[in-house]
Predicted 3D model of a 92-nucleotide RNA (Glycine riboswitch aptamer) from Sporolactobacillus kofuensis. The source organism's lineage runs through Bacteria, Bacillati, Caryophanales, Sporolactobacillaceae and Sporolactobacillus. Its Rfam family is "Glycine riboswitch aptamer". Clan: Glycine riboswitch clan.
């Protein structure tokens, strides 16, 4: 000295899904309660090939589930990306 990929931090982009009814309220927004309908990208659970003598057992998602979490805006949250800076670093 290259720097594949990784982690952490800073900014940036970032989908989806509902209205109802009752209270209160002058209204509207917010709240609280009610009984359903939905989303799927925090977070959690499940599992397929495969490995294993067999059987346990390991086993991955953006794939199911929907526990949590969300579903006028705004706020906030957001897998996953970009971009820089920092630490480690295969390969050469």
């Nucleotide at each position: 000295a290259u720097g594949a990929c990784g982690u952490u931090a800073u900014g940036g982009g970032g989908a989806g899904a509902g209205a109802c009814c009752g209270c209160g309220g002058a209204a509207a927004g917010u709240g609280c309660g009610g009984g359903c309908g939905c989303c799927g990208a925090a977070g959690g659970a499940g599992c397929a090939a495969a490995c294993g003598a067999a059987c346990a057992g390991u086993g991955a998602a953006u794939c199911u589930c929907u526990c949590a979490g969300g579903c006028a805006a705004a706020u906030g949250g957001g897998a996953c990306u970009c971009a820089u800076a920092a630490c480690g670093g295969a390969c050469g």